[in-house]
Context: one part of a larger RNA
Molecule: small-subunit ribosomal RNA, 3' major domain
Organism: uncultured bacterium
RNA sequence: UGACGGGGGCCCGCACAAGCGGUGGAGCAUGUGGUUUAAUUCGAAGCAACGCGAAGAACCUUACCAGCUCUUGACAUGCUAGGUUUGGGGUUUGAGAGAUCAGACCCUUCAGUUCGGCUGGACCUAGUACAGGUGCUGCAUGGCUGUCGUCAGCUCGUGUCGUGAGAUGUUGGGUUAAGUCCCGCAACGAGCGCAACCCUCAUCUCCAGUUGCCAGCGGUUCGGCCGGGCACUCUGGAGAAACUGCCGGUGACAAGCCGGAGGAAGGUGGGGAUGACGUCAAGUCCUCAUGGCCCUUAUGGGCUGGGCUACACACGUGCUACAAUGGCGGUGACAAAGGGAUGCGAAGGGGUGACCCGGAGCCAAUCCCCAAAAGCCGCCUCAGUUCGGAUUGCACUCUGCAACUCGGGUGCAUGAAGUUGGAAUCGCUAGUAAUCGCGGAUCAGCAUGCCGCGGUGAAUACGUUCCCGGGCCUUGUACA
Repeated sequence: UGACGGGGGCCCGCACAAGCGGUGGAGCAUGUGGUUUAAUUCGAAGCAACGCGAAGAACCUUACCAGCUCUUGACAUGCUAGGUUUGGGGUUUGAGAGAUCAGACCCUUCAGUUCGGCUGGACCUAGUACAGGUGCUGCAUGGCUGUCGUCAGCUCGUGUCGUGAGAUGUUGGGUUAAGUCCCGCAACGAGCGCAACCCUCAUCUCCAGUUGCCAGCGGUUCGGCCGGGCACUCUGGAGAAACUGCCGGUGACAAGCCGGAGGAAGGUGGGGAUGACGUCAAGUCCUCAUGGCCCUUAUGGGCUGGGCUACACACGUGCUACAAUGGCGGUGACAAAGGGAUGCGAAGGGGUGACCCGGAGCCAAUCCCCAAAAGCCGCCUCAGUUCGGAUUGCACUCUGCAACUCGGGUGCAUGAAGUUGGAAUCGCUAGUAAUCGCGGAUCAGCAUGCCGCGGUGAAUACGUUCCCGGGCCUUGUACA
């Protein structure tokens, strides 16, 4: 100087408390451990691994296993020799699981040229340098990322003090979300962080109107449908607006704090992006790059099939429930944000339904995908039930070369466990929790996951003694 203390002081954080909803019990989904297996590819391991890499494992993916098969190789550059003038595309025959091997046919078809297959390009064969490796080492590395932590800290120059390590500044008194600001002070300044500048939401103005409007007029086959108009809604560009600016109180006459006015918004207005010096030899050699090591007729390449989907168990994360603020039937209103051309697909028709036929319109503020819970009426009356939907049987449907291992959906039948979950444990402070649906990426198909969007919309916070994590000062130390 740090680190540590079941030392002290001060102070924060959904850290506790106060509340609301969960997990832990059930069924299923998903990840992991374990076990099994020819293989169940690999990585991730307390917080910070476990719906994680995987924003999509039937083939492919795919790295694993079995079998078949290739060796200058699926891919790059160069050299030597030989060959073909070619080469490219399509159809097709035989063998085969296919890769591949051996053929047949058709279309198209290089440049220069001293016209010599001479030169260049392209391709094939042989050879040689080499290619290739998701093989090892994240404890050789770059890059990227997690975490403490959006915490308020981490440092430097000069000066001063100290033999020195180092200290001071950065401590102290107030204050703040903040090393934020004020005052004081052997310090005076400065840098990286904080804040602000950026995006978005909330108010208004201007500009602009193939969205919106009968707002005012006319027409109307009644639909902004037409004429007409941009006033309003909206869209998207520019601006205004919030600064403790004003008033009162308090404070040290300061910084600030408390209350009030005005205001759409008030004391960082809500949300986002933004992550200091560093820590964990944290994670990643399987994104990529890369040192070293290793393989080189194989640890490389191609293919068929299988596996990653196994199942006595154990754990994590979720979905659906156990019901009456509920279930079912009928009726029925209102979004936002996105996506759409080998696409979104309306009307109409068929089917109980998944879906099919059909094709209008739309390269999209123009057309399409496109709401649910809520509300109203009726039934059910506490029951393993008109709760719950697992499991299984049959029939069908969609995608795709192909759903056996191993996809999604529908109908009929079947109806399991489950009556609120032990010890323990998680999230959340407001348009939040809870609850309801919608969209997107990936994607042929497949979502209870992920990332977004809106609808309905709470309860509670006395307080900081305690648990956890953190900041500053101080104290002890046989630790570094």